[in-house]
Formats: sequence, C1' cells, structure tokens
RNA sequence: AGAAAGACUAGGUCGGGGGGUUAGGCGUCCCCUGUUGCCGGUAUUCGUCUUUAUGCCGGGACCAAAGCCCGCGGGGCGUCGGUGGACCCUGCCAAGGGAGCGGUCUACGCCUAUGAUGUCCUGUCCCACUUGAUUGGUGGAGCGAGAGGCCUCUUUGGAGGAAGGGGUUAACGCGCCUUGUCUCCCAAACCCCGCCAGGUCCGGAAGGAAGCAACGGUAGGGAGGACAUGCAAUGCUUGAGGGAUUGCAGGACGGAGAACGGGGUCGUUUUACCUAGCAUGAGGAAUCCGGUCACCCGCGGGCGGGUCGCCUU
Repeated sequence: AGAAAGACUAGGUCGGGGGGUUAGGCGUCCCCUGUUGCCGGUAUUCGUCUUUAUGCCGGGACCAAAGCCCGCGGGGCGUCGGUGGACCCUGCCAAGGGAGCGGUCUACGCCUAUGAUGUCCUGUCCCACUUGAUUGGUGGAGCGAGAGGCCUCUUUGGAGGAAGGGGUUAACGCGCCUUGUCUCCCAAACCCCGCCAGGUCCGGAAGGAAGCAACGGUAGGGAGGACAUGCAAUGCUUGAGGGAUUGCAGGACGGAGAACGGGGUCGUUUUACCUAGCAUGAGGAAUCCGGUCACCCGCGGGCGGGUCGCCUU
C1' cells in the first nucleotide's frame, strides 16, 4: 500500500407535489402521482417554526462510500387563474307545425230505383195480471151387507165342548162411490189377525182346546209411480192492459237524394308536444392562454467518498 471479513462515527435513504388554510413555511384536511421500501403518539377558530421557516414528541430498519445537493433544458399526469359559452334548467311569446271547434268547397270514398231523406205501424224492452207448460209442495176419504175376531148375555152337556142373542171391529171375499190408488221394503217380542211344526191341556177312546217360534197379513213407517190440487216458484208460453221506444229488425206510404269520412281553403281557440324567437337568473362541457408541478429523459457543476483493530499478500 492492496484485498477479504468485522466494529464504529459524520452522513444518507425509508417519497414527492397541487389546492385550501396562514402575514408567511410545513403538518393536520381534500386531491394527483411514484416506489421493493418504516412504526407509535399528537394537532383548524389547531400544532410547530420565521425566509437558514419544508411539523412536533419518541422508536426502528438498511447503506457506509453507498451517494447527496444545486443549476439549466425537454416531455408531462394533475391542479389553480383567465378565456370560452356547446348544453341544460326557469320564465315569456304565439310565428310555423300540432290539437279542438265552426263555415265553405269537392272530377274523392261509402249508402242509394234490389228504393235515399221523411211520415206511420209492428216486433224486440219494462210493470202488474191471465192461459198453459215446467219444476216443486201437499194429499190418501167415505158407505153397505156378510164371514172371522173381541166383549157380553142366555140355554145345554160327565170333561173337552155345542146352539143362540146383543154390542163392536182395520185384518178375508165382495158391492157402491171417490183424486183418495198401485209396486217394493220395514213392521206390533207378548198385551194385533190368520195359520200354527214341536211341546202342553181335557178324555177310556173317538175327538176337542189353548197356543210359542216360523210363515202369511193388518194398523203404522219409508221409497217410488200414477192421479188430484182455489198451493208456490219460474229463465218458457197464450191473451189483454199500461209504460218505455236511443238502437236493431220487419212492414206500409212515397219516389231521389241523404248522413258520415277523407282532402283543400277560411276563421277562431289552445300551448301537452315539435321548430323558431325573446329575457333574466342559476349551473356549465370542449377549446385556447398563463402559473405551478408528481413522474420520466438529457446536460453541467458542487459536496462526500472517514476512523479503528485483526488476518493475509
């Protein structure tokens, strides 16, 4: 003296800018922009500083020769000041369009001798009735004679029984009359009827009697049909009366236009909408000029590039 690794110190980096605020700088606030790249506390009628102003109070990381600073030029995000006044909101007007109404015109459309405008009639509609129809509601009578049953009385027989009179009766067959009947099902355990197996009773026997269940019926109940009904309802229907009559349909008279629409034009009204115009006020884009500038690029200059020990050459 050089190199490697290490320690230390001055220093550097850990962002910058615009607006606002302020006498002014920085920060806190808002915004723009860049980086691989700090943390905690704190501050708008506030914190801190004074042209050497680019927060204050603390902590930390990295580099140590890495770099830092200044000036000039170019590009340039953003922002500020000015310029500019597109556009938009509001108000006014009523010129044109548009909209409403009215007058007038028509080589237009539509209807019309298969009959226009017009006049008359009828139906369709409504109301309370009426004739039916339909659908429902309701209804099941009465009389006579007989058999049989039930109650009662008389006569008679040795018992069971036999004969007869009266009253009553829905049950079985009839007759009359009726809308008052027909079919089916259930029924009243016994105290309703008939017939009554078995069993029971009387009797020497013959025979007779009471009678449960089952079966067949009656009263009664249910369903349905037919019939009857001075009953009810109704969207159907007949007749007559009253009302309504815009529309639609039909008919009669009569015999040529009539209503509407489209378009043109004139007048009038209106301002939701469109165009044009006017006015004030509030906003306000692009463009252009100037200031400043993050970030990027280029040029020039200045400052710094230190100290210590150890090892090695």

This is a predicted structure of a 313-nucleotide RNA (Archaeal signal recognition particle RNA) from a Candidatus Methanofastidiosia archaeon. The coordinates come from a structure-prediction model, not an experiment, and the mean pLDDT is 79. It matches the Rfam family "Archaeal signal recognition particle RNA". The family is grouped with related families in Rfam's "SRP clan". Rfam links the family to the GO terms signal recognition particle, plasma membrane targeting and SRP-dependent cotranslational protein targeting to membrane, signal sequence recognition. The model forms 89% of the base pairs in the Rfam consensus.